[in-house]
This is a predicted structure of a 73-nucleotide RNA (transfer RNA) from a Microcaldota archaeon. It matches the Rfam family "tRNA". The coordinates come from a structure-prediction model, not an experiment, and the mean pLDDT is 81.
RNA sequence: GGGGUCAUAGUAUAACCAGGUAGUACGGCAGGCUCCAGACCUGCAUACCGGAGUUCAAAUCUCCGUGACCCCA
Numbered sequence: 001g002g003g004g005u006c007a008u009a010g011u012a013u014a015a016c017c018a019g020g021u022a023g024u025a026c027g028g029c030a031g032g033c034u035c036c037a038g039a040c041c042u043g044c045a046u047a048c049c050g051g052a053g054u055u056c057a058a059a060u061c062u063c064c065g066u067g068a069c070c071c072c073a
Stems, first nucleotide, its partner, number of pairs: 001072007010026004020056001028044005049065005
């Protein structure tokens, strides 16, 4: 220098191809239970890497950028 894959909550991960209420597990917080704690039960909060475009509507499609990994040179 060229090519490919990927980026979602504190952590891990699904939804993306085929646009339509962002889900699950662990973790956190509150309550119940308990002498207390743990376990268990109930509830709550938290996320689509940044920007632009297309569209009634974008995590999803397109473009640019940033970052990570891999391959070629």

Lineage of the source: Archaea > Nanobdellati > Microcaldota.
RNAcentral holds the sequence, with entries from ENA.